[in-house]
Molecule: transfer RNA
Organism: uncultured Ruminococcus sp.
RNA sequence: GCUGAUGUGGCUCAGCCGGCAGAGCACGUCCUUGGUAAGGACGGGGUCACCAGUUCGAAUCUGGUCAUCAGCU
Numbered sequence: 001g002c003u004g005a006u007g008u009g010g011c012u013c014a015g016c017c018g019g020c021a022g023a024g025c026a027c028g029u030c031c032u033u034g035g036u037a038a039g040g041a042c043g044g045g046g047u048c049a050c051c052a053g054u055u056c057g058a059a060u061c062u063g064g065u066c067a068u069c070a071g072c073u
Stems, first nucleotide, its partner, number of pairs: 001072007010025004019056001027043005049065005
C1' cells in the first nucleotide's frame, strides 16, 4: 500500500433482507434472612464509532473518515 471483518448501556453480546433500541452480567432502591450469600420485585443508564447521501422514515442501505483485528504484497 491492497483486501476483508468488527465498532450498539459500565462489560459481553443480540437486533443489521428499513418503521417501539433489547438481553445477560454489573449498578441503585426495596422484599426475604439474626446477618451474609443466594433468590425475588422495581428502577436508572445508549445522540447504535464519526461525517455525508438515499428514503416519508436509517442501528440497518450507499460513500468517505477513524480505531481494532486478520490476511496479502